The prediction has a mean pLDDT of 81. Transfer RNA from Lachnospiraceae bacterium UBA1267, 84 nucleotides, folded computationally. It was read from a public genome assembly. Rfam family: tRNA. Gene Ontology term of the family: triplet codon-amino acid adaptor activity. The organism belongs to Lachnospiraceae, within Bacteria.
[in-house]
């Protein structure tokens, strides 16, 4: 410099055609079991606001298309890999 891919919770990681955002699995945290632990087992785990109920926000970072966007269009960032 060109062409290709990939960017989502703490972490790997799914959502195949545009239609509940985080499925499963790890890890964290509370509990139960134990004399204590370990293994098991249970509930929970983006933000902010609310007593709840629910409501707004959130997929790398600006915009655009759409009744609706992690999906599609454009820009640009950062990785990976090819080519020159």
């Nucleotide at each position: 410099g060109c062409c290709g891919g990939u960017g989502u919770g703490u972490c790997g990681g799914a959502a195949u055609c545009g239609g509940c955002a985080g499925a499963c699995g790890a890890g964290a945290c509370a509990g139960a079991c134990u004399c204590a632990a370990a293994a098991u087992c249970u509930g929970c785990u983006g933000c902010a606001g609310g007593c709840a109920a629910c409501u707004g926000c959130g997929u790398g970072c600006g915009g655009g298309u759409u009744c609706a966007a992690g999906u599609c269009c454009c820009g640009c960032c950062a990785c990976c890999g090819g080519c020159a």